[in-house]
RNA sequence: CCGAUUCUUCGGGGGAGGGACGUUGUCCCGACCGGCGGUCACAGCCCGCGAACCCUCUGCGAGGGUGGAACCGGCGCAAUUCCGGUGCCGACAGUGCAAGUCUGGAUGGGAGAAGAAUACG
Numbered sequence: 001c002c003g004a005u006u007c008u009u010c011g012g013g014g015g016a017g018g019g020a021c022g023u024u025g026u027c028c029c030g031a032c033c034g035g036c037g038g039u040c041a042c043a044g045c046c047c048g049c050g051a052a053c054c055c056u057c058u059g060c061g062a063g064g065g066u067g068g069a070a071c072c073g074g075c076g077c078a079a080u081u082c083c084g085g086u087g088c089c090g091a092c093a094g095u096g097c098a099a100g101u102c103u104g105g106a107u108g109g110g111a112g113a114a115g116a117a118u119a120c121g
Stems, first nucleotide, its partner, number of pairs: 002121002004118007017029003031101002033090002035049004044088002052066006070086005092104003
């Protein structure tokens, strides 16, 4: 220094303004937001992971499945990641039909990040 084990802490943002109207952060115009790791260079939309939902089991843990979206130009050794332009996407339940942004499961879980300890390799 690396690994392993154990522990601690951290670990998700967002409806301005207006219209319609019986009513609405749910409709219409418009506004706003972007978890984690990787990738020659910085990513919501390249690859993968996580939350959510479904199924199975020896049953509370493990296994399997489902799960969105991008192009053009420029610079450059290198960028679907930067710059310019235009565009697109967003679990479940609830709310008088309609929610990425409200409320709820959730003072939860979590990819992972940082640090500490060790008699281990």

Background:
A computed fold for a 121-nucleotide RNA from a Spirochaetaceae bacterium, annotated as FMN riboswitch aptamer (RFN element). The sequence was found by an Rfam model in a public genome assembly. Taxonomically the source falls in Spirochaetaceae (Bacteria, Spirochaetota, Spirochaetia, Spirochaetales). Its Rfam family is "FMN riboswitch aptamer (RFN element)". Gene Ontology term of the family: FMN binding.